The RNA shown here (transfer RNA) has 77 nucleotides and comes from a Myxococcales bacterium. The organism belongs to Myxococcales, within Bacteria. It matches the Rfam family "tRNA". About the family: Transfer RNA (tRNA) molecules are approximately 80 nucleotides in length.
RNA sequence: GGGCCGUUAGCUCAGUCAGGUAGAGCAGCAGACUUUUAAUCUGCGGGUCGGUGGUUCGAAUCCACCACGGCUCACCA
Numbered sequence: 001g002g003g004c005c006g007u008u009a010g011c012u013c014a015g016u017c018a019g020g021u022a023g024a025g026c027a028g029c030a031g032a033c034u035u036u037u038a039a040u041c042u043g044c045g046g047g048u049c050g051g052u053g054g055u056u057c058g059a060a061u062c063c064a065c066c067a068c069g070g071c072u073c074a075c076c077a
Base pairs, nucleotide, nucleotide: 001073002072003071004070005069006068007067010026011025012024013023020057028044029043030042031041032040050066051065052064053063054062
């Protein structure tokens, strides 16, 4: 330098293929319960979907560029 993959809630990840209400588990908070360093059950809150532009009635999703991380190939040595 080329190719590919990834970036979404505090953490780990779905959702992208095929555009149409942003989700799950864990964690956190509240309540119930009894088995009380806590477990179980119920509920609640929590998101500029990596960034900037573009396409579109409408973009997490499509396109371009950029940033960060990973894998791989090549080059150098």